[in-house]
RNA sequence: AGAGUUUGAUCCUGGCUCAGGAUAAACGCUGGCGGCGCACAUAAGACAUGCAAGUCGAACGGAAGCCGUGCGAGAGACGAUUGACGAUUUAUCUGAUUGAGUCUCAUGCACAAUGACUUUAGUGGCGGACUGGUGAGUAACACGUAAGCAAUCUGCCUAUCAGAGGGGAAUAACAGUGAGAAAUCAUUGCUAAUACCGCAUAUGCUCACGAUAUCGCAUGAUAUAGUGAGGAAAGGAGUAAUCCGCUGAUAGAUGAGCUUGCGCCUGAUUAGCUAGAUGGUGGGGUAACGGCCUACCAUGGCGACGAUCAGUAGCCGGACUGAGAGGUUGAACGGCCACAUUGGGACUGAGAUACGGCCCAGACUCCUACGGGAGGCAGCAGUCGGGAAUAUUGCGCAAUGGAGGAAACUCUGACGCAGUGACGCCGCGUAUAGGAUGAAGGUUCUCGGAUUGUAAACUAUUGUCAUUAGGGAAGAUUAAAGACUGUACCUAAAGAGGAAGCCCCGGCUAACUAUGUGCCAGCAGCCGCGGUAAUACAUGGGGGGCAAGCGUUAUCCGGAUUUAUUGGGUGUAAAGGGUGCGUAGACGGAGGAGCAAGUUGGUUGUGAAAUCCCUCGGCUUAACUGAGGAACUGCAACUGAAACUACUUCCCUUGAGUGUCGGAGGGGAAAGUGGAAUUCCUAGUGUGGCGGUGAAAUGCGUAGAUAUUAGGAGGAACACCGGUGGCGAAGGCGACUUUCUGGACGAUAACUGACGUUGAGGCACGAAAGUGUGGGGAGCAAACAGGAUUAGAUACCCUGGUAGUCCACACCGUAAACGAUGGAUACUAGGUGUAGGGUGUAUUAAGCACUCUGUGCCGCCGCUAACGCAUUAAGUAUCCCACCUGGGGAGUACGACCGCAAGGUUGAAACUCAAAGGAAUUGACGGGGGCCCGCACAAGCAGUGGAGUAUGUGGUUUAAUUCGAAGCAACGCGAAGAACCUUACCAGGGCUUGACAUAUACAGGAAAGUUCUAGAGAUAGAUCCCUACUUCGGUAUCUGUAUACAGGUGGUGCAUGGUUGUCGUCAGCUCGUGUCGUGAGAUGUUGGGUUAAGUCCCGCAACGAGCGCAACCCCUAUUGUUAGUUGCUACGCAAGAGCACUCUAGCGAGACUGCCGUUGACAAAACGGAGGAAGGUGGGGACGACGUCAAAUCAUCAUGCCCCUUAUGUCCUGGGCUACACACGUAAUACAAUGGCGUUCAACAAAGGGAAGCAAAGCCGCGAGGCAGAGCAAAUCCCCAAAAGGCGUCUCAGUUCGGAUUGCAGGCUGCAACCCGCCUGCAUGAAGUCGGAAUUGCUAGUAAUCGCGGAUCAGCAUGCCGCGGUGAAUACGUUCCCGGGCCUUGUACACACCGCCCGUCACACCAUGAGAGCCGGGAACACCCGAAGUCCGUAGUCUAACCGUAAGGAGGGCGCGGCCGAAGGUGGGUUUGGUAAUUGGGGUGAAGUCGUAACAAGGUAACC
Repeated sequence: AGAGUUUGAUCCUGGCUCAGGAUAAACGCUGGCGGCGCACAUAAGACAUGCAAGUCGAACGGAAGCCGUGCGAGAGACGAUUGACGAUUUAUCUGAUUGAGUCUCAUGCACAAUGACUUUAGUGGCGGACUGGUGAGUAACACGUAAGCAAUCUGCCUAUCAGAGGGGAAUAACAGUGAGAAAUCAUUGCUAAUACCGCAUAUGCUCACGAUAUCGCAUGAUAUAGUGAGGAAAGGAGUAAUCCGCUGAUAGAUGAGCUUGCGCCUGAUUAGCUAGAUGGUGGGGUAACGGCCUACCAUGGCGACGAUCAGUAGCCGGACUGAGAGGUUGAACGGCCACAUUGGGACUGAGAUACGGCCCAGACUCCUACGGGAGGCAGCAGUCGGGAAUAUUGCGCAAUGGAGGAAACUCUGACGCAGUGACGCCGCGUAUAGGAUGAAGGUUCUCGGAUUGUAAACUAUUGUCAUUAGGGAAGAUUAAAGACUGUACCUAAAGAGGAAGCCCCGGCUAACUAUGUGCCAGCAGCCGCGGUAAUACAUGGGGGGCAAGCGUUAUCCGGAUUUAUUGGGUGUAAAGGGUGCGUAGACGGAGGAGCAAGUUGGUUGUGAAAUCCCUCGGCUUAACUGAGGAACUGCAACUGAAACUACUUCCCUUGAGUGUCGGAGGGGAAAGUGGAAUUCCUAGUGUGGCGGUGAAAUGCGUAGAUAUUAGGAGGAACACCGGUGGCGAAGGCGACUUUCUGGACGAUAACUGACGUUGAGGCACGAAAGUGUGGGGAGCAAACAGGAUUAGAUACCCUGGUAGUCCACACCGUAAACGAUGGAUACUAGGUGUAGGGUGUAUUAAGCACUCUGUGCCGCCGCUAACGCAUUAAGUAUCCCACCUGGGGAGUACGACCGCAAGGUUGAAACUCAAAGGAAUUGACGGGGGCCCGCACAAGCAGUGGAGUAUGUGGUUUAAUUCGAAGCAACGCGAAGAACCUUACCAGGGCUUGACAUAUACAGGAAAGUUCUAGAGAUAGAUCCCUACUUCGGUAUCUGUAUACAGGUGGUGCAUGGUUGUCGUCAGCUCGUGUCGUGAGAUGUUGGGUUAAGUCCCGCAACGAGCGCAACCCCUAUUGUUAGUUGCUACGCAAGAGCACUCUAGCGAGACUGCCGUUGACAAAACGGAGGAAGGUGGGGACGACGUCAAAUCAUCAUGCCCCUUAUGUCCUGGGCUACACACGUAAUACAAUGGCGUUCAACAAAGGGAAGCAAAGCCGCGAGGCAGAGCAAAUCCCCAAAAGGCGUCUCAGUUCGGAUUGCAGGCUGCAACCCGCCUGCAUGAAGUCGGAAUUGCUAGUAAUCGCGGAUCAGCAUGCCGCGGUGAAUACGUUCCCGGGCCUUGUACACACCGCCCGUCACACCAUGAGAGCCGGGAACACCCGAAGUCCGUAGUCUAACCGUAAGGAGGGCGCGGCCGAAGGUGGGUUUGGUAAUUGGGGUGAAGUCGUAACAAGGUAACC
């Protein structure tokens, strides 16, 4: 940074799609390790269980537990030590006795004790307003930012000043009593305080009054002193110093409250909203201002700069993306707000209208003894539910932080950690080096190979991670205290061992092959793949990409300059309002001065931290993180500048306007007048038609039309002039006259002095049609009627004809209302018309030069996608308005406004498509145009179409009637010849390595042939006969067996080669270089002539060239020459001779518009002429450009793929291809006298063929033919007779025409003539008397007519291919039909008119509108009821502190009443969803129906 996709191709417009990045993600496949992060987006759904806010005994009274010290006397127990007596193994055992000391029990005295210590239910203090969660509500001073409070409060904390004197009354706990299931409550009695209450004292602390000074934007504030009134306190610990508290005041800090500027989503199909509403006064209330509340007064306030209403939404720092400007977003972290089951309320307090407090109401859940109670996870875990989807009922207070405490400490699901999850980011690994026989296997293959692939094996090496073992931190300091944790990290060991997948491979987009499948299965982001050779489906191999991940889905930004400020447009692609006037707004001429709002410089404050960026550092690195810097593009304040904009002021005249003079005009309105024409009426003349059309008919007319003459009536429109001429803002305006009236223009320069431009809303005007009321109505003419046309014809054509068209008044408000081009101003080459005016010159006519205004054409620069525009811009600039953002749905629906209605204005969505579109290009096409050609028409001749026959085809039939060919360009075609064969078809009978080819192995000595038998034959059996070469191994031929294989006229001509037809022997089709065009392309190749011709000439941004044309080739026409046998003959015949002639066949010559004249452009050429055998390519043939028709052929042949393999192969017999109600094509024969028949015969050809052949002469037969066989492999012989011709006869008939059909008798070929051949003779003697619509061939040796030959072939020819004989007519001409060529034009066609394409109907599906209604939700409103509770009132009742001697009072509680008041109820509207019988249109859907509206002049030009 771009790419794909509209077209045959191009450029443009324009949408759709892709490549990038990101995510609190999810799903599919897969999954080694670690670090750092993140993790209910849905049901602000419901919650079991545990924990998440307590602490202080140094405030207090209790309660419970626990605790002595010293002295004296006694008893008991244990007991160190001593070791008697005895025994004996002579150094041991036994243990009497002694008794230091310790412990226990009971008791007396003294001291301490109303004690110490531990715990804590309660009173009291502080904290439960922090932390933590969530985003429902909220469009708001909620949030952000910047200010303000002279209108405020602030516990704990800091600093300062001052103080703490003296009293009192209660109450919980506790102990009783009572109620209750419980929760809990009532009552009696006792008691303490840092709990509560008086009193004293007190600071300008509060209030009132007046005063002085200073300050402030105002209300006012501050300071100072004065008078009067009012208002405080608490103790605890300690040996103490002292510490912690307490009270008043001031200041600070922190936190909070309030106010304001600016910013802050969508909808106008929400345009008006508002009664406490806006303001004032008095009062109340608050910490404080304030309609915050209340009484009274006034009637204000907000709104197009978007009020109100509706929808949606927590806001921000930031995050993602982007080059940026922007767009999107608001998880995690941080700031603010709001909420805590829903709604309401207050209490306490420094702070709450309070998540883990209270009261009430609602819903829900739980307990209950049915009386009544309890609860609130949007705290951490966890459960159910919902969902595509989101974790552990973990450890610890070690760290950081918080609450309480003097402290120790306690509490802390804040927090620190661990667990689960590839959810994200980052890092590492799954080895490294060598290793060719390029192993095996796989895949592919042209069978050679290639590839997987140094990949593996194999050899050597290493040890990250993981594993095992040992050691072992920091985080914590100053002794101890570490959840994480035996963690990070270090060392050692062994061993390549434990660790790779996912997506893609047609283009975009890196990466290709095989098989399977066969518009099926499937793929697909877009274009699109798949119908038998799929790089697009599926699988395998191979390859590409990323990698512990890879893909998909969803969402956002980007690409998209596709909402365009940066950075778009509006003539034709979407888009200029139908036009003007004008409001708000926006923009605005020259000069001077001022100001400083915008603008700009500087300074200051702020812009929290985190994030981003830079630098440096810490974890091995990175992610992550620490520090510093920069940045935060913003806002505010102060202070400068003064060019520009705004504002103020002075002034100017050029913009604009006014005045004066002048001419032009279908400008408008009203009234009047006129002539031509149509129609009608009256009268005359006149007679049978008129009218109308492509042709007709309806219609009119003998009741007198049409025609014509005269007169009259009435309405409408104004010929000629008339003109891309005039006027008007547009719509529009056309006879003449008058009246009223608007505007523009020219000249002048007297006046005003920027008064201007544009213009959302608004107002006015606004063709035609249409509407209302009343007139009018000649012509024309929707609807309607009739006649035609037509398959139909609700049309086009004709005859009629009503609304309407006309007038007046009033509506409607739209048009392709168009220059498809908004208005204004300025500038930017020219040329030439035209309308109106003026200036100069001039002969004062004409003209010329200049100039202003309008209106056209041409044309540079420039612009444009191109077309085109081009001083009347679509150029260059400025200003203002309107409008556009893919096609369809749709200018539709709903709503609103307007309208009498018709309808208009405004104006969507669902759904659907990948296009829709503009301009230009090349073709093709046109019932478009021009030019030209052709037996294309015309002019002619002969036909076809009618008949019977032949032949081919269709159809039908059949066992089979084999197959192919299908408009021209299939149909006497393949087939140059079906009795068998052919033959491919059918029936039946046979064979299976085969009828045919090659190869190998084995076996055999046969096979073939002769004869016979069976059989329809193939075949089988028998019989006779019995190989060749040889180096003796064998080989060849043949047979049999076996295996590879043969074979196929089976399919596909839409897989192909080759061949062929056709346009068309038409004159075209292209290329190189250059030039033009953004490009496709154009030019050349077009034009003017000419030609058979793109043939030639001239011209020309073209110059050349190629394939075609022509020529070169063959035949033919003339001639020269050469050569001549089999040919010819001037020799009487023959022989011989000769080669002049005829002829044969070689080489030449000849014809080239060469010559003359005329025309033409001096050319090319044309016309005429001469000469010549031939004259303008002499005649004919061969020869067929680029291409078209998926034209024909797989059955000539070849061939890919598919199919059959005891058959779809092959052999045989018979049948069929020859059928026959019918239809068509092509022929031959006729219908007769241009003829038939007979006769004459010595009239005259050319070209061919001949050996399994042609066959003469002769003889036989009526004849076909037979017998016979000379000659001839051919200029020698034969076929071979040419026929039309001449003469005679027939005399117009179904005939002496015509010959079909049939019978009989024969001939020939052949194995065979029944199906199914040809010929002969005799007999028979059908249709047919010249052919409807229609249609074919032919332009000269042609048509027509006449015969002859050949191929195929045993035989079979009316067919085919050739040959000659006789031998015409006509062509004015190109209007028309057909085909073709060139140029041009239109096109919505490009599969190219056999194209494209529209609408109804029918069917299926989808979304949507209306709909009697039905069912919900929301926001308000009116009324009713009225909980809790604040406030107000009240003396019913109760009452400790204070006053009073007392009575009593002050004050308070309860009760009662009142205002307000949530939920609830009732009600009518409103709004928004869902649903509904039925109904409307819309969209989509390979092959439905009917027509043919549009695209060409689309067959009636189209369109609004």

Small-subunit ribosomal RNA from an uncultured rumen bacterium, 1504 nucleotides, folded computationally. Its Rfam family is "Bacterial small subunit ribosomal RNA".